[in-house]
The part of an RNA shown here (small-subunit ribosomal RNA, 5' domain) has 485 nucleotides and comes from Capsicum baccatum var. pendulum. Rfam family: Bacterial small subunit ribosomal RNA. Its family is annotated with structural constituent of ribosome and ribosome in the Gene Ontology. Model confidence (mean pLDDT): 83 of 100. The RNAcentral record of the full RNA draws on SILVA.

Context: one part of a larger RNA
RNA sequence: GGAUGAACGCUGGUGGCAUGCUUAACACAUGCAAGUUGGACGGGAACACGGUAAUUGGUGUUUCCAGUGGAAGACGGGUGAGUAACGCAUAAGAACAUGCCCUUGGGAGGGGAACAACAGUUGGUAACGACUGCUAAUACCCCGUAGGCUGAGGAGCAAAAGGAGGAAUCCACCCGAGGAGGGGCUCGCGUAUGAUUAGCUAGUUGGUGAGGCAAUAUCUUGCCAAGGUGAUGAUCAGUAGUUGGUCCGAGAGGAUGAUCAGCCACACUGGGACUGAGACACGACCCAGACUCCUAUGGGAGGCAGCAGUGGGGAAUUUUCCGCAAUGGGCGAAAGCCUGACGGAGCAAUGCCGCAGGGAGGUAGAAGGCCCACGGGUUGUGAACUUCUUUUCCUGGAGAAGAAGCAAUGAUGGUAUCUGGGGAAUAAGCAUCGGCUAACUUUGUGCCAGCAGCAGUGUUAAUACAGAUGAUGCAAGCGUUGUCU
Numbered sequence: 001g002g003a004u005g006a007a008c009g010c011u012g013g014u015g016g017c018a019u020g021c022u023u024a025a026c027a028c029a030u031g032c033a034a035g036u037u038g039g040a041c042g043g044g045a046a047c048a049c050g051g052u053a054a055u056u057g058g059u060g061u062u063u064c065c066a067g068u069g070g071a072a073g074a075c076g077g078g079u080g081a082g083u084a085a086c087g088c089a090u091a092a093g094a095a096c097a098u099g100c101c102c103u104u105g106g107g108a109g110g111g112g113a114a115c116a117a118c119a120g121u122u123g124g125u126a127a128c129g130a131c132u133g134c135u136a137a138u139a140c141c142c143c144g145u146a147g148g149c150u151g152a153g154g155a156g157c158a159a160a161a162g163g164a165g166g167a168a169u170c171c172a173c174c175c176g177a178g179g180a181g182g183g184g185c186u187c188g189c190g191u192a193u194g195a196u197u198a199g200c201u202a203g204u205u206g207g208u209g210a211g212g213c214a215a216u217a218u219c220u221u222g223c224c225a226a227g228g229u230g231a232u233g234a235u236c237a238g239u240a241g242u243u244g245g246u247c248c249g250a251g252a253g254g255a256u257g258a259u260c261a262g263c264c265a266c267a268c269u270g271g272g273a274c275u276g277a278g279a280c281a282c283g284a285c286c287c288a289g290a291c292u293c294c295u296a297u298g299g300g301a302g303g304c305a306g307c308a309g310u311g312g313g314g315a316a317u318u319u320u321c322c323g324c325a326a327u328g329g330g331c332g333a334a335a336g337c338c339u340g341a342c343g344g345a346g347c348a349a350u351g352c353c354g355c356a357g358g359g360a361g362g363u364a365g366a367a368g369g370c371c372c373a374c375g376g377g378u379u380g381u382g383a384a385c386u387u388c389u390u391u392u393c394c395u396g397g398a399g400a401a402g403a404a405g406c407a408a409u410g411a412u413g414g415u416a417u418c419u420g421g422g423g424a425a426u427a428a429g430c431a432u433c434g435g436c437u438a439a440c441u442u443u444g445u446g447c448c449a450g451c452a453g454c455a456g457u458g459u460u461a462a463u464a465c466a467g468a469u470g471a472u473g474c475a476a477g478c479g480u481u482g483u484c485u
Base pairs, nucleotide, nucleotide: 001485002484003483004482006481007480008479009478010477013355014354015353016352017351018350019348020347021313026311027310028309030308031307032306036070037069040068041067043065044064045063046061047060048059049058078266079265080264087191088190090188092186093185096183098181101179102178103177104176105175106174107173109143110142111141112140118133119132120131121130122129123128148157149156150155162171163170164169193237194236199229200228201227204226205225206224207223208222209221210220211219241263242262243261244260245256246255247254248253268289269288270287271286272285291302292301293300294299319345321344322343323342327341328339329338330337331336358388359387360386361385368379369378370377371376393422394421395420396419397418398417402412429474430473431472432471433470435454436453441468442467443466444465450457451456
């Protein structure tokens, strides 16, 4: 000099685009962040219709409700604690499985029993239950069938569901084959520090039988062998998510890993499985622990490292905002519903970039300040004054694009932008001035008070301290401090 997720001091007009807990993976009040489907199903509620002597009942429509069922809650969002590891990066591999999606070949026959909801009885403060009875399905079960699987072969084993519509047809369902995308596994090489850590290892290394997994495998277990690894640094210890990238540098290289993107890990701490195509699951379950809350003391409830927000810690980091209009996601035949993802606004000179703070004329070189050799010099065309303009500002009018897809649909936003009127009006500071280093005098102080990046300065004429005039540099910033180069 450059850089920064910065902070502090003084100061502060405006716009665009970015960025914003680096510390306590500390604890969290409150609200929201994952719902959807009535075109899978029975039922409840509301409304309408006509029938009957009347009630019950029936039909239809519309919407809502809890429940059964389905697919989605494994994505999206957060954080970096752990991890020195096939975790990541790069290059390969074989023994795998894959919901939704695409292509393609077949199929969907017959029957049955329940359980919620509901009704009744009943326990509990509550959370939540218990018993009896009824019922539907794309929920469950049995039989039959099979270009699939197992097996050397005989042979054995495994499936399905309907819904909407007047219909055409559409959407679902089952079994195969192929694909795409995503995923699991193995391996070569690379991946920071310490030898004031030199030996480490017993499922350890290999073989074999068995089990297990989607799959390979000491993954697990029995038996057998005694191996395996290490100065090319094992083991141990401390530190650390990793990469694309980012910063500095001519490069070599050094430092770093905020935002954005890929991978990994985690979800109060530790352990465990269930469901499922996929989890050992942030807003699911079970157990233990710490903490908080409720309680009738018998027992229960909770998990912001989601978005806001609170306390705490800290030098230090924002609103308990608007909207699903766009992009994307989930469910749905669709209308649509949900979406703190996202799109936006708010706050902060935190950064980068842009613009403004007026232009022209104006010497009696005014007054005032400062200096002086008292002649004057300087501040200084600077001001006043005259005239012009209106970027901004104030105040009226018009008013978007972003909307795809005939129409309709805009949170942003009455914003951007355009156009009238007004008046120079609303807008400059900070640091420095002995040398390095651009910029000097005076007053005060008197080794005092102080300054200081370095050497140094101040002991009565201080261009180095403090004030003032003046000057220099940068400028809505300037200076200091921290860190990297």